[in-house]
C1' cells in the first nucleotide's frame, strides 16, 4: 500500500427483492417434597450513512470493525 471475504437477538446462525426464522440462553409457568430432566408459553436481532426499486437482510457505493492472500 493493493486484493479478497464476513458482519443478522446475550451466543451460534438461516434467510439472494415481498410477515426475519431456528438452535442455545434469559424469563415466567407445568411437573417435583426439592432440585435436576422435559413439557408449554412469553420477550429479545437485519453493524453506521448514502443510493436504487413500488418494496432491501438480500443489489450497488462509501465508512467501521474483524479475518485471509499478495507484496
Nucleotide at each position: 500500500a493493493g486484493g479478497g471475504g464476513c458482519a443478522u437477538a446475550g451466543u451460534u446462525u438461516a434467510g439472494u427483492g415481498g410477515u426475519a426464522g431456528a438452535a442455545u440462553g434469559a424469563u415466567g409457568c407445568u411437573c417435583u417434597c426439592c432440585a435436576a430432566a422435559a413439557g408449554c408459553a412469553u420477550g429479545g436481532a437485519u453493524g453506521g450513512g448514502g443510493g436504487u426499486u413500488c418494496g432491501a437482510u438480500u443489489c450497488c457505493c462509501u465508512c467501521u470493525g474483524c479475518c485471509c492472500c499478495u507484496g
Record summary
This is a predicted structure of a 71-nucleotide RNA (transfer RNA) from an uncultured bacterium. Rfam family: tRNA. Rfam's curators write: Transfer RNA (tRNA) molecules are approximately 80 nucleotides in length. By type it is a transfer RNA. The coordinates come from a structure-prediction model, not an experiment, and the mean pLDDT is 84. The sequence was found in a public genome assembly.